């Protein structure tokens, strides 16, 4: 430098272009227990990498850039 893939909650990841973006773990509160763990119930936590474009409507499609990984040189 070129090609491909990825970027969504603290972590690991979902989400046929369609109303309010979710799950598990972690965190906090309560229940249970002599107590802890396990288990149950609930709560909080998101600029969907950034900026444009297409569309009635974009996390989703297109472009550029930024970051990470792999491959080639």
């Nucleotide at each position: 430098u070129g090609g491909c893939g990825c970027g969504u909650a603290g972590c690991u990841c979902a989400a046929c272009g369609g109303u309010g973006a979710g799950a598990g773990c972690a965190g906090c509160g309560c229940c249970c227990u002599u107590a802890u763990a396990a288990g149950g119930c609930g709560c909080a936590g998101g600029u969907c990498g950034u900026g444009g474009g297409u569309u009635c409507a974009a996390u989703u499609c297109c472009c550029a850039c930024c970051g990470c990984g792999c491959c080639a040189a």

The RNA shown here (transfer RNA) has 73 nucleotides and comes from a Pirellulaceae bacterium. RNAcentral records the identical sequence in 2 taxa. Its mean pLDDT, the model's own confidence on a scale to 100, is 81. Rfam family: tRNA. The family's RNA type in Rfam is transfer RNA. The RNAcentral record of the sequence draws on ENA. The source organism's lineage runs through Bacteria, Pseudomonadati, Planctomycetia, Pirellulales and Pirellulaceae.